A computed fold for a 73-nucleotide RNA from Bifidobacterium longum subsp. longum 2-2B, annotated as transfer RNA. Taxonomically the source falls in Bifidobacterium longum subsp. longum (Bacteria, Actinomycetota, Actinomycetes, Bifidobacterium). It matches the Rfam family "tRNA". Rfam classes the family as a transfer RNA. The sequence is in RNAcentral, with records from ENA.
RNA sequence: GCUACCGUAGCUCAGCUGGCAGAGCAGCCGCCUUGUAAGCGGCAGGUCGUCGGAUCGUAGCCGACCGGCAGCU
Repeated sequence: GCUACCGUAGCUCAGCUGGCAGAGCAGCCGCCUUGUAAGCGGCAGGUCGUCGGAUCGUAGCCGACCGGCAGCU
């Protein structure tokens, strides 16, 4: 340099065919317990990598760029 894939909560990842952004773990609060762990209930946590375009409407489509990873040279 070329090609492919990936980028969504602190972490690991869903999100189908464009229409209210989610789960598990972690965190916090409560219940339970003599106490701790486990278990149960709740709460908080997101400019969906950035910018632009198409669209009534985009996390999802198109383009450029940034970052990660792999292959080729």